[in-house]
RNA sequence: GGGGAAACUCGGGCUAAUACCGCAUAAUGUUGAAAAACCAAACGCUGGGGUUAAACCUGGCGCUCUAAGAGGAGCCUGCGUCUGAUUAGCUAGUUGGUGGGGUAAAAGCCUACCAAGGCGAUGAUCGGUAGCUGGUCUGAGAGGAUGAUCAGCCACACUGGGACUGAGACACGGCCCAGACUCCUACGGGAGGCAGCAGUGGGGAAUAUUGGACAAUGGGGGCAACCCUGAUCCAGCAAUGCCGCGUGUGUGAAGAAGGCCUUCGGGUUGUAAAGCACUUUAGGCUGGGAAGAAGGUGAGUAGUUUAAGAGACAAUUCACUUGACGGUACCGGCAGAAUAAGCACCGGCUAACUCUGUGCCAGCAGCCGCGGUAAUACAGAGGGUGCGAGCGUUAAUCGGAAUUACUGGGCGUAAAGGGAGCGUAGGCGGAUAGUUUAGUCAGAGGUGAAAGCCCAGGGCUCAACCUUGGAAUUGCCUUUGAUACUGGCUAUCUUGAGUAUGGAAGAGGUAUGUGGAACUCCGAGUGUAGAGGUGAAAUUCGUAGAUAUUCGGAGGAACACCAGUGGCGAAGGCGGCUACCUGGACAAAUACUGACACUGAGGCGCGAGAGCGUGGGGAGCAAACAGGAUUAGAUACCCUGGUAGUCCACGCUGUAAACGAUGAAGACUAGAUGUUGGGCAGCUUGACUGCUUAGUAUCGAAGCAAACGCGAUAAGUCUUCCGCCUGGGGAGUACGGCCGCAAGGUUAAAACUCAAAGGAAUUGACGGGGGCCCGCACAAGCGGUGGAGCAUGUGGUUUAAUUCGAUGCAACGCGAAGAACCUUACCUACCCUUGACAUCCUAGGAAGACUGUAGAGAUACGGUUGUGCCGAAAGGAACCUAGAGACAGGUGCUGCAUGGCUGUCGUCAGCUCGUGUCGUGAGAUGUUGGGUUAAGUCCCGUAACGAGCGCAACCCUUAUCUUUAGUUACCAGCACGUAAUGGUGGGAACUCUAAAGAGACUGCUGGUGAAGAACCGGAGGAAGGCGGGGACGACGUCAAGUCAUCAUGGCCUUUAUGGGUAGGGCCACACACGUGCUACAAUGGAGCGUACAGAGGGAAGCCAACCCGCGAGGGGGAGCCGAUCCCACAAAGCGCUUCGUAGUCCGGAUUGGAGUCUGCAACUCGACUCCAUGAAGUUGGAAUCGCUAGUAAUCGCGAAUCAGAAUGUCGCGGUGAAUACGUUCCCGGGCCUUGUACACACCGCCCGUCACACCAUGGGAGUGGGUUGUACCAGAAGUAGGUAGAAUAACCGCAAGGGGUUCGCUUACCACGGUAUGGUUCAUGACUGGGGUGAAGUCGUAACAAGGUAGCCGUAGGGGAACCUGUGGCUGGAUCACCUCCUUA
Repeated sequence: GGGGAAACUCGGGCUAAUACCGCAUAAUGUUGAAAAACCAAACGCUGGGGUUAAACCUGGCGCUCUAAGAGGAGCCUGCGUCUGAUUAGCUAGUUGGUGGGGUAAAAGCCUACCAAGGCGAUGAUCGGUAGCUGGUCUGAGAGGAUGAUCAGCCACACUGGGACUGAGACACGGCCCAGACUCCUACGGGAGGCAGCAGUGGGGAAUAUUGGACAAUGGGGGCAACCCUGAUCCAGCAAUGCCGCGUGUGUGAAGAAGGCCUUCGGGUUGUAAAGCACUUUAGGCUGGGAAGAAGGUGAGUAGUUUAAGAGACAAUUCACUUGACGGUACCGGCAGAAUAAGCACCGGCUAACUCUGUGCCAGCAGCCGCGGUAAUACAGAGGGUGCGAGCGUUAAUCGGAAUUACUGGGCGUAAAGGGAGCGUAGGCGGAUAGUUUAGUCAGAGGUGAAAGCCCAGGGCUCAACCUUGGAAUUGCCUUUGAUACUGGCUAUCUUGAGUAUGGAAGAGGUAUGUGGAACUCCGAGUGUAGAGGUGAAAUUCGUAGAUAUUCGGAGGAACACCAGUGGCGAAGGCGGCUACCUGGACAAAUACUGACACUGAGGCGCGAGAGCGUGGGGAGCAAACAGGAUUAGAUACCCUGGUAGUCCACGCUGUAAACGAUGAAGACUAGAUGUUGGGCAGCUUGACUGCUUAGUAUCGAAGCAAACGCGAUAAGUCUUCCGCCUGGGGAGUACGGCCGCAAGGUUAAAACUCAAAGGAAUUGACGGGGGCCCGCACAAGCGGUGGAGCAUGUGGUUUAAUUCGAUGCAACGCGAAGAACCUUACCUACCCUUGACAUCCUAGGAAGACUGUAGAGAUACGGUUGUGCCGAAAGGAACCUAGAGACAGGUGCUGCAUGGCUGUCGUCAGCUCGUGUCGUGAGAUGUUGGGUUAAGUCCCGUAACGAGCGCAACCCUUAUCUUUAGUUACCAGCACGUAAUGGUGGGAACUCUAAAGAGACUGCUGGUGAAGAACCGGAGGAAGGCGGGGACGACGUCAAGUCAUCAUGGCCUUUAUGGGUAGGGCCACACACGUGCUACAAUGGAGCGUACAGAGGGAAGCCAACCCGCGAGGGGGAGCCGAUCCCACAAAGCGCUUCGUAGUCCGGAUUGGAGUCUGCAACUCGACUCCAUGAAGUUGGAAUCGCUAGUAAUCGCGAAUCAGAAUGUCGCGGUGAAUACGUUCCCGGGCCUUGUACACACCGCCCGUCACACCAUGGGAGUGGGUUGUACCAGAAGUAGGUAGAAUAACCGCAAGGGGUUCGCUUACCACGGUAUGGUUCAUGACUGGGGUGAAGUCGUAACAAGGUAGCCGUAGGGGAACCUGUGGCUGGAUCACCUCCUUA
């Protein structure tokens, strides 16, 4: 001076250097065998002396080269360093070499050529995840988890690539390029990188101030002063952590008030508070006030350097001066208990309990679990417990967890031994000697950063914290020593192992031929109507001649007896006889080899049955299939048929409860018994005995084991190696891989879900398990019910109400021993509200009696009469009326809150305890066993010994006798009397009454029983084996029944769910059931006559004689408070008469009429009488009940309740049988044993389909992302190489020019990007598959017991479903029988 909006940029001119360049010099450097060659710099800056100025001398700061040290860095290497094998093969610069290049430096680091290597089961490659360490948390440790702060290392700096500069970077606050994003813009173009300190936004459950200062420590620059420093030091914020402190201390009982609870007495909060007396930390006010400061500057003093008393350096003295924190820490003074306590929990674990509310709701919950009307579990309160400026929750880690087990686990049955062998790698390995020293052991040295942890000191008032020292850092490296053991090497040995010789056993294997029985078919004969089959039948076969039988023939499959917990084999497995071939084991004796052995991941061969392929064969059997049965159904079990298949050859499959649910090998550790093979010895020579060895089996010691059990064939004690397990389900499934023709096999998860699943044993209960025993349980009998009518109860229905309860046995003639009113609880109507009833208070009045009106009555309103008892003279007691409130009342609810009472199993014989013993324990034993009994009754035995509640007995009654007593009962003898009678005197004998005794005990005897207990028989006796009957009911079960007998907690109600009154109802009536009565008749009905009880009751009572009535009954009034009188005649029976088998002289319902009695009152709704009426019913289907002797059956009598009202109930006597062989069966019960998946206990448990809802997941046409491989395209910036073009200071050259360099172009490499095609992973997807969970859904009942067809495993077929069937296997099957073995005698 120009361009541009800007960022910035372009051109020209002047100038300096510790900028830049060159020359010289060149060792202790570099190269080189040597000779030799090569390599640098700033004579700078500054203080002092000195000089005219210089030269020169000297100090300080710098510069160059080399060497060394210290520090730092790079590269290389051994070892270590997460997970997945459902990732098994990876690798071409890959591995090595040579030449060249390249770097600070070794090297495939790069390049050309050559070779074909390198890595990998000790886990390569690939996928996922991750910074590593000192340390931190936890743990006794070993470990496990983790990697904040602090410290060391690495990596990164918006994403990707790249180089430049430099000692150092491929560089957080530098550069270039590409990409994404943000900002500025004049649209041309530019700028940016907080994972620095603060700060903002976003995200998130969540994490701080846009502070002060360089005063200290440290760093950079500078000679220094000084400057810079979000390193750092401080301050701020957050209870985030750790530590310390406070919120007061002492006294104080009227145990205050209030709260809460209460048994209503009190207890508790609680010395807590108040009150009284003190103290003042922290906070407040006020006054003082540090350490952290070393240095720096100026001046002085002696020293070193120097020629120097300059200067510089270090030392020292004086002066001045430096503090962010901060007027902070700390120390005084003042006032005043003043300003300062919460959180969680209280069912157990786990310290701490009550009330109220709620009512499977609301809610709680870590696990178990709590809540359905009395919640210590929810919520609140009072109280308590724990911690405390914190407390609790959530998330996470370790621990407990020996629950991944190195320390330190297991595999028979709990999860777990490979189906079984051969064998590779690997692991491990006999005896002796030597050598080595790798492992091993010991010493020393180095290292193991500091911090942290630990120990001992020190500093903040203590502590946390800080600081000093020590110890430790268990390791690694180097070195020295030791040499027993292990390893390596060498040599030797024979016991392990193997070989050889002869011997003997065997369903070992392959495979040839062959035999008889049976079966089916065919042919023929005989022969006739059935055969076959079953629980019973039918389908089926048969008069076209079956079945049966005889003879002949054909065919296929399997091998009776022998045969045996006998043999052989690795396992699967193997069975008539037999020639060939062949494997293995065994015993005995010698010889040989000389550790050759054991185990065995992968691998290889074998491997029942079913199934598959090809070709044969096919008698019997038999999936599928068909038919017949059974059944509610029967896709089953049973039957009749029947195809694959079963058989053979070749190939495949590769699984089973392939089991001893027990891997292989070796060693050691008591015995007994049987059996198979071999050998030896002995004599008594035998079907002998003993020893030994290899198998096989039972019992058993020690030991082991959760127990069961195992026990030389170990599940004992040890060693080596392999396989496998880690809660149940999902699931041995999905996906992926491998194998297969297929079926399928093998390897093998996760999501999700549950708090269990499982083993062994125990006690019960149960079984369509077993044994023994009992019972009117069955059987043998007798009589009923179920059919009829009626009575009565119940259900149902109805109703205003039909009050309530009882509901299998064990409700239903039950509560109810008695509903016309009452009862009465229900309904309707009308009334009362401190009430019908209790206590208290106030006022009035005696109480009471008589009576009127209204009303259905309760009730309401009146009238008359009456004024009593005690008394201290005030009043009191009883009663009535009125009033106020406390309260009364409730047959209202809960019997699943309860007491009491009761039923039932069941009058069954059981149920338990103490001590001891056994067992880890639950528990067992006792109590089981052998006998016996009605009995857990008794005896014997016995690890049990005893005891309790039950049984029995004691009690009552009845049967016999005695004694005592003798009225109301009795009357033999004596007497009196009557028509007659114990009527009377009397009697005490008899009957009887009622008190006391006796008697019966298997006591005696015969038999049986080993003995005993006991049983059978007999005698005597009134009675005989419990003489008959009753009362009496163990531990317990049924949440059995009852809140309506009573009592009672809680809840509810209070002018009503209480109370009163009247009427009605409980009594209804298409129906069903239970319990009864009366009958259906002649063993009877009717009529007449006549005999004999017992036990009861009677005063608001029983009621006689006599009279009346056909009768119910009425009148009457004697007697009796009862062995006296009355109810009260017992009836069946007996004697005579009649009826003659019929709906009747049976039967009596129903109905009409007339009455009687009770009672205020018989209409709804009483009983009885008389007359009349005269229904069903002719012995009862299926089914079902009672009873074993004075019983059943039958006959009458009485009582309670009750005014009246029994066919019911409870009693009483009369007459008076039949049958029981027996325990197979039904029901119930007891004992022992067995199985169990049950324990609310079989009325249990439980499986699968289907339907609905939800959840996670697999497949899925695909779709969308991430990541990655391969091939190709492309190629910014940059670096390196090349170079036609352009430019060019130093060097060379006199110059031209050269060399070199730069730009441009280009090549190579390469980021982003693109195309194609694969892998892998995530998400999503119509539809679809199974799985899981869910309250009471549907269908069946598969499993657990012998689960009603034993179950299960593999496989195949079939079926709504569980499942069924075939075939092979297992016992983890009950029961019975047999065989074998063992134990004991």
This is a predicted structure of a 1385-nucleotide RNA (small-subunit ribosomal RNA) from Mollicutes bacterium UO1.
The RNAcentral record of the sequence draws on ENA and SILVA.
Its mean pLDDT, the model's own confidence on a scale to 100, is 85.